[in-house]
Context: one part of a larger RNA
Molecule: small-subunit ribosomal RNA, 5' domain
Organism: Ehretia macrophylla
Parts: sequence; C1' cells; structure tokens
RNA sequence: GGAUGAACGCUAGCGACAUGCUUAACACAUGCAAGUCGGACGGCAAGUGGUCUUUCCAGUGGCGGACGGGUGAGUAACGUGUAAGAACCUGCCCUUGGGAGGGGAACAACAGCUGGAAACAACUGCUAAUACCCCGUAAGUUGAGGAGCAGAAUGAGGAAUCCACCCAAGGAGGGGCUCGCAUCUGAUUAGCUAGUUGGUGAGGCAAUAGCUUACCAACGCGAUGAUCAAUAGCUAGUCCAAGAGGAUGAUUAGCAACACUAGGACUGAGACACAGCCUAGACUCAUACGGGAGGCAGCAUUGGGGAAUUUUCUGCAAUGGGCGAAAGCCUGAUGGAGCAAUGCCGCGUGAAGGUAGAAAGCCUACAAGUCAUGAACUUCUUUUCCCAUAGAAGAAGCAAUGACGGUAUUUGGGGAAUAAGCAUCGGCUAACUCUGUGCCAGCAGCCGCUGUAAUACAGAGGAUGCAAGAGUUAUCU
Repeated sequence: GGAUGAACGCUAGCGACAUGCUUAACACAUGCAAGUCGGACGGCAAGUGGUCUUUCCAGUGGCGGACGGGUGAGUAACGUGUAAGAACCUGCCCUUGGGAGGGGAACAACAGCUGGAAACAACUGCUAAUACCCCGUAAGUUGAGGAGCAGAAUGAGGAAUCCACCCAAGGAGGGGCUCGCAUCUGAUUAGCUAGUUGGUGAGGCAAUAGCUUACCAACGCGAUGAUCAAUAGCUAGUCCAAGAGGAUGAUUAGCAACACUAGGACUGAGACACAGCCUAGACUCAUACGGGAGGCAGCAUUGGGGAAUUUUCUGCAAUGGGCGAAAGCCUGAUGGAGCAAUGCCGCGUGAAGGUAGAAAGCCUACAAGUCAUGAACUUCUUUUCCCAUAGAAGAAGCAAUGACGGUAUUUGGGGAAUAAGCAUCGGCUAACUCUGUGCCAGCAGCCGCUGUAAUACAGAGGAUGCAAGAGUUAUCU
C1' cells in the first nucleotide's frame, strides 16, 4: 500500500446492489415455520328441504413430514478433493411386455361403560374401504434332482376413456460400498495392536467385508513418523503478491456431520429421523404428589455473554416444493418491504460573471501581506428537495390474477432553495506561523519533542490530504 461479516470516537444529503451474533452448540415467554387428498372409506355436524344436494371435518386409509431451512459442536477420517472400481438398492418419473378371477375375518370412528386432577387409558358392542387375510393365476426365485415358495384394488364418468394396482425387463436421476493419490502442528509423544492381522465353518446385510461368532495360525502398523497429544468441518472459492507462495473457508454452490446430553431401535423406497417414538440424565413448566409436559443450531423475538450484528413486518403475484384428476390448499423456502455509511458503485451539496482587491480574523519589518473571487451583488440552472399530473414492466396461459406499490418512471409548478466533514502539518510524509506552557501539562508508528524565543504539547489563524466520509484499533498479506 491492499484487504475485512469488523468495532470505537467525530461527522452525515440521496440512490442502486450486496452484507449483517465472528462471543455462550448459553437459556428461551409468544406467534408462525408440513401438510394434503371426500375422485380410497364408513360416518358426525351444518344447510336446504321433504328426499335430495352442498359444505365440513374428528377417525380409518394413501402420499409427503429422509426435501426445503439452520448450525459449526464433533471429526485428522475414505470426512473431503480428485481419479478409478465391483459385490449392490432405488418411492415418485420414462420405455417395453404380461396381468388384475373368487372369497373372508376384523379394527378405529360411533354407542355404552369404567379409571384418572390431568396427560390419557381400559373394557363391552356395531361397521366400511385402494386397510388386513385366504384360495387361484408366474416369464421370477431356491434346489444336483425330486420338488417347493412368492401377486393384485379399485375409483371417476352416460360412454369413450382417465387415474390408480400386481409381476417382469430396461432407463433416468438418487443412494450405499471399495480403492490409488492429496489433505495442519508436536519426537520435551517411539514403539502401537487382541477382533488385533489372516484363514476355515456358521451367521448377517441391499451388497463386499472380522461386519459378528466358533476354531486355527501369529500376524498387522511404524523414523516415508505408527501410537499419543493439540488444533480443525473439507472443497469450489476469497484476500494479498509480478510470480513463486502466504493467509483464509462469512455470504453463494457441492459434500459430510449435528439437532438439550447419551444410548436405542420402529416405520419406510429412503432415517437410526431438527418441529417422530422409547430409555436414562441435566434443566424448565404445571400437578390433586399418584403420575405428566417440553426442546428456536427454522423465521421473527427475549434474557445473558460481548467491542459488536436488524422487524415479534408483508405476500404466496413470481420462482420452486408437498398433496390433489382438477379447482385448489399449505409453504418464515422464496419474492419483497423495514433497520444499520457495514461494504462497493453512482450522484449531489450549485454554475457563470464579479475589485472599492469590502468588513472582521490572522500576521506584521506598520509599507504591506493573507484569508480572497471567497462573500455581498448581477445573470442562470433545478440533479436533488417540496407540491400536483399521468403511471408501469415483472403475467406465463383465451380471460382473470401484482405482495412490492400509487413504487420506478413521466409531465407541470416552486425556489439556490434541503445537504461538509474528518485527520494531519519536526523527519519518514503533502502541508507554518503566532500565543500559552516551561523536563510541567502533555505528544509519540519509529527516530524522538518539552528544563522561557517549542514549525513536535494546548489554542488560534493559515495550509495539506481524502471526502459522505475521515481517523484510530484489531487481523492477514
């Protein structure tokens, strides 16, 4: 000099675009953040009304709550990056070939009843289905063979047909696994290892595998740094640098990890699951003391910590996601607005003329000089500002549909009107005098300055630099 998710004191007119708890992975009041389908099902209620139609939803059922959003605690690891591989799975979607015949028993809701303070739970009885079960049907699969095993569902419509369902093969996208290489510091950590290393049998998994287990062998790793300790999410990138390289990993994108702490499985195509379940623990809440409820590292917000980081805003109009045949519903994803000079970029704070070289200030060798064309004054302009006028694009898809927003923009009127500071001036380093102070008070990045003429302290005048900022501090280069 450059840079920053910065902070602090001083100052501050506007706009566009970005960014905004780096500290306590501390604790969280309140609201919202994941629902949807009545074209799967039986029903309650409401409505009209006199036998129909619509709405609605507690329950059964389906799909989705494994995405999207957050955080940086853990992790030195096949975690990540890159380049390969074989022994795998895959809901929805696409392509292709087949199929969908017959029957049955229940459980919610509901009704009744019982227990409990509550959360909720038990018992009896009735009932439907795309819920569940059985039989038949197989191109699949197991097996040396004989032989064995495994499937389905309907719904809407007058119909055509559409949507769903079952089996098989392929695809796309997604995921699991293995491996070469790369990936910070310490030897004042030198030895480490018993499922440890390999084999056989068995089990297990979607799949390979000490993944697990029994037996057998005694291996395996290590000075090319094992083990241990400390630190740390990794990368694309970002900053500095001519480069080599150094530092870093906020925002955005990819991957992995985590969801009060620890452990566990269930369901499912997919989780060992942020707003699911179970157990234990700490904490908080209410309790009739018997038992219960909760988890903001989602968006806002509060307390706390801190030098320090925003609104308990708005809309689903757009982009996307879930469900649905669709209309549509939901969406703190997202689109926007608000706050903050936090950054970057742009614009403005007027322009031209104007010497009696005005007053005041400062300085003075008392002639003058300087501030200074600066002001006043004259003429002009209106970016900005104020008032009014018109008023979008963003909407795709015939029509309708815009949160932002009466915003951007347009036209007219008004009047120089509403808008400049901060730091520095001994050398490095652009910019100098006076007064005060007197090794005091103070300054200071380094050298250093100050003990009576201080261009170095403090004030003033003047000057220099940058400018809606300018200095300081911190960190990297």